SAM riboswitch aptamer (S box leader) from a Saprospiraceae bacterium, 125 nucleotides, folded computationally. Of the family's consensus pairs, 97% are formed in the model. Lineage of the source: Bacteria > Pseudomonadati > Bacteroidota > Saprospiria > Saprospiraceae. Model confidence (mean pLDDT): 82 of 100.

RNA sequence: GUUUUAUAUAGAAGGGUGGAGAGAUCAGGCUCUGUGAAACCCUGGCAACCGCGGAAAAGUAUCCAAAAGGUGCCAAUUCCUGCCAAGGAGCAUUCCGUAUUGGGAUGUAAUUGGGAAUAUAAGAU
Repeated sequence: GUUUUAUAUAGAAGGGUGGAGAGAUCAGGCUCUGUGAAACCCUGGCAACCGCGGAAAAGUAUCCAAAAGGUGCCAAUUCCUGCCAAGGAGCAUUCCGUAUUGGGAUGUAAUUGGGAAUAUAAGAU
């Protein structure tokens, strides 16, 4: 780098260097930022994928506890949307009818579901 599986609306501070951007890419929005962005460093913390401990099991799938160790993370749902499907308020266009404001079709908002992409972990290569 590729790929498989799982998870992704929860959670988490302060300081130093730095000096203008950042929020994965592209696009549209929206937000953060000289009351100091990105990046790097120190300390601290959050979490529980691997691993450590115990039970069960022999199908190594499960549960409990802890947080030495390996990662990760510490603005906003992965900040929101983009693709597909459902949906159809109100509005627009149009067709039929009229016994006077009816019925149908198309398009479109909110919303819901799925997917894609991305991120993290572990396995394989």